SAM riboswitch aptamer (S box leader) from uncultured Planococcus sp., 103 nucleotides, folded computationally. The coordinates come from a structure-prediction model, not an experiment, and the mean pLDDT is 83. Its Rfam family is "SAM riboswitch aptamer (S box leader)". About the family: The SAM riboswitch is found upstream of a number of genes which code for proteins involved in methionine or cysteine biosynthesis in Gram-positive bacteria.
RNA sequence: UUCUUAUCGAGAGAGAUGGAGGGAUUUGGCCCUUUGAAGUCUCAGCAACCGGACUUAUAUGUCACGGUGCUAAUUCCAAUAGGUGCAACCUAGAAGAUGAGAA
Numbered sequence: 001u002u003c004u005u006a007u008c009g010a011g012a013g014a015g016a017u018g019g020a021g022g023g024a025u026u027u028g029g030c031c032c033u034u035u036g037a038a039g040u041c042u043c044a045g046c047a048a049c050c051g052g053a054c055u056u057a058u059a060u061g062u063c064a065c066g067g068u069g070c071u072a073a074u075u076c077c078a079a080u081a082g083g084u085g086c087a088a089c090c091u092a093g094a095a096g097a098u099g100a101g102a103a
Stems, first nucleotide, its partner, number of pairs: 001103008013043005021032003026079004044071003049067003052063003075095001080092005
């Protein structure tokens, strides 16, 4: 990088550094941001995908020790198709993110 598969309406932020952007990409909307964005580091936390421990016939379950991940807003919302209907919604898909497995 590609493929398969599961999940994505819940949850969880402080400090240091930095100095203007950020919310994946394009467009539009909306929002965050000099009362300090991105990035980097430290510490803390959330969750429970994989491993581990306990339990068990197995599964479920518990813990949170290890590997990841995550810690504004539904994956911020829409884009494609269908439906209810004309006010906005609902469902599916696409794309994306993360885990696990494979090439």

Lineage of the source: Bacteria > Bacillota > Bacilli > Caryophanaceae > Planococcus.